[in-house]
């Protein structure tokens, strides 16, 4: 320097043939307990790594960065 592969809730990952996003874990309110924990049942939390382009409409596809991790030279 080339080539891939990731970046989406505090953590670890899903999703989407393009119609505005979930699980588990955690946090927290209330039951329950003499507390604690378990269990239940609600409740917060995310403009999807940036910036630009296609589009009626982009987390999704096109380009360029930025960061992370693998070959390769």
């Nucleotide at each position: 320097g080339c080539g891939c592969g990731g970046u989406u809730a505090g953590c670890u990952c899903a999703c989407u043939u393009g119609g505005u996003a979930g699980a588990g874990c955690g946090c927290u309110a209330c039951a329950u307990u003499g507390a604690c924990g378990u269990u239940g049942u609600g409740g917060a939390g995310g403009u999807a790594g940036u910036a630009g382009g296609u589009u009626c409409g982009a987390u999704c596809c096109c380009u360029a960065c930025a960061c992370c991790g693998c070959g390769c030279a």